[in-house]
RNA sequence: GAAUGAUUUAGGCAAAACCGUCGUGAGGCGGUGACGCAAAGCUAUCGGGACUUUUUUCGAAAAGUCAGCCACGCUGCAAUA
Numbered sequence: 001g002a003a004u005g006a007u008u009u010a011g012g013c014a015a016a017a018c019c020g021u022c023g024u025g026a027g028g029c030g031g032u033g034a035c036g037c038a039a040a041g042c043u044a045u046c047g048g049g050a051c052u053u054u055u056u057u058c059g060a061a062a063a064g065u066c067a068g069c070c071a072c073g074c075u076g077c078a079a080u081a
Stems, first nucleotide, its partner, number of pairs: 006080002012037002017032006035068001041074002045071001047070002049066007
């Protein structure tokens, strides 16, 4: 320096629910709150998957949402073994 993330220290993030707000909606943002998380950091990648809206010749098509569904990509953690 790299890998690993078993142990452990100091930390980090924040599910559901509730309140406010934006959106036709899935859902997003802020606050409260912690179910959990070694990437629960970032990223929508002509990758899968689920969900929403519109159309439909009922075969599907188009536009959107989800990163805490999976995979890919980028970045990252003191100390001990």
Molecule: c-di-GMP-I riboswitch aptamer
Organism: Vescimonas fastidiosa